[in-house]
RNA sequence: CGCCGAUAACGGCGAACCGCUUGUGAGGGCGGGGCGCAAAGCCGUGGGCCUCCGUGAGGCCGCCCGGUUGCCGAA
Repeated sequence: CGCCGAUAACGGCGAACCGCUUGUGAGGGCGGGGCGCAAAGCCGUGGGCCUCCGUGAGGCCGCCCGGUUGCCGAA
C1' cells in the first nucleotide's frame, strides 16, 4: 500500500414505532426511540420501486449499480 472485517477501541449514522410540523400524495423536517449499518458518508435518479389533480411532474439510495472521499485494526 492492497485485500479483508472481530462479542476490539474512539467516534458516526439511526429501522419499526411515538409526538409535533409540512405536502393532494409518495414523502420531507425536528424531537424521542434503537432494529440494525464499515461507508446506513457525499454525488448520479443509470436500473428498480412508489405517488399524483397523471403521460409529465414528484418521491425513495436503510433496494441494486456506478463515481468519489474516508476512521480503526485482530485473524